This is a predicted structure of a 74-nucleotide RNA (transfer RNA) from a Pseudomonadota bacterium.
Its Rfam family is "tRNA".
The coordinates come from a structure-prediction model, not an experiment, and the mean pLDDT is 81.
RNA sequence: GGGUCUGUAGCUCAGGUGGUUAGAGCGCGUGCCUGAUAAGCACGAGGUCGGCUGUUCAACUCAGCCCAGACCCA
Numbered sequence: 001g002g003g004u005c006u007g008u009a010g011c012u013c014a015g016g017u018g019g020u021u022a023g024a025g026c027g028c029g030u031g032c033c034u035g036a037u038a039a040g041c042a043c044g045a046g047g048u049c050g051g052c053u054g055u056u057c058a059a060c061u062c063a064g065c066c067c068a069g070a071c072c073c074a
Stems, first nucleotide, its partner, number of pairs: 001073007010026004019057001028044005050066005
């Protein structure tokens, strides 16, 4: 330098062929339960979906560029 893939909540990830309520597990907070923990149960907080631009009535989900990481080729 060229190519492929990945980038969504603190962590690990899901979100086939664009439709709007953005989710799961773990973790965190509060309450219940217990003599007290753990476990269990209920509720809750937490995300500009890497950045910018574009296409569209509408984009996490498509296109271009850029950034970061992994791998392959030279």